[in-house]
């Protein structure tokens, strides 16, 4: 200093123009059990930030931020 890739609940992750953003540990509540572990039900918890396009963006495009790659 120039190109590529990535960013989604706490972690891990699916989705590629019309979602209440799904799942799977873990988190709480209920139910089971004398108890606890297992197991069953219910929730809580999410698009990294601004912007354009579009009737309509997590999903296309620009930019900035943070990480990783690669070349000098």
């Nucleotide at each position: 200093g120039c190109c590529c890739c990535c960013a989604u609940c706490g972690a891990c992750u699916a989705g590629u123009g019309g979602c209440u953003a799904g799942g799977u540990c873990g988190c709480g509540g209920c139910c089971c059990u004398u108890u606890c572990a297992a197991g069953g039900c219910c929730g809580a918890a999410g698009g990294a930030c601004g912007a354009g396009u579009u009737c309509g963006a997590a999903u296309c495009u620009c930019g900035u931020u943070g990480g990783g790659g690669g070349c000098a």
Molecule: transfer RNA
Organism: Elusimicrobiota bacterium